[in-house]
RNA sequence: GCAGAGUAGGCUGCGGAGCGUCAAGUGCCCGGUGGACAGGGAGUUGUCACCGGGACGAAAAGGAAGGGAUUUAUUUCCUUGCGGUUCCGCCGCCGCAUCCCGCUGC
Numbered sequence: 001g002c003a004g005a006g007u008a009g010g011c012u013g014c015g016g017a018g019c020g021u022c023a024a025g026u027g028c029c030c031g032g033u034g035g036a037c038a039g040g041g042a043g044u045u046g047u048c049a050c051c052g053g054g055a056c057g058a059a060a061a062g063g064a065a066g067g068g069a070u071u072u073a074u075u076u077c078c079u080u081g082c083g084g085u086u087c088c089g090c091c092g093c094c095g096c097a098u099c100c101c102g103c104u105g106c
Base pairs, nucleotide, nucleotide: 001106002105003104004103009094010093011092013090014089015088016087017086018085019083020082021081028054029053030052031051032050033049034048035047039101040100041099042098060080061079062078063077064076065075066074
């Protein structure tokens, strides 16, 4: 000098357990606080979490039981759905913004 490895984390699929379906959540925008970012150091206008605000906005159906008391309303459970739903596991894929040093091979 050239080539390469490796993290946190993210995503698709599958499986499991939940939540919502009385609309929370997800996704989008704005602000704030905090965290993480390969072996070491620094670290963003990127990323993640939480908090506040804003706009938009979704699908239920069937059965059983309780309670009430005669007919509405209501509670719980089960089944099948639905939600750009949450968490966990597995396979696969992506993966330091960037800078300096280091590691492996030549």
Predicted 3D model of a 106-nucleotide RNA (THF (Tetrahydrofolate) riboswitch aptamer) from a bovine gut metagenome. The coordinates come from a structure-prediction model, not an experiment, and the mean pLDDT is 77. RNAcentral holds the sequence, with entries from MGnify. Rfam family: THF (Tetrahydrofolate) riboswitch aptamer. Rfam links the family to the GO term tetrahydrofolate metabolic process.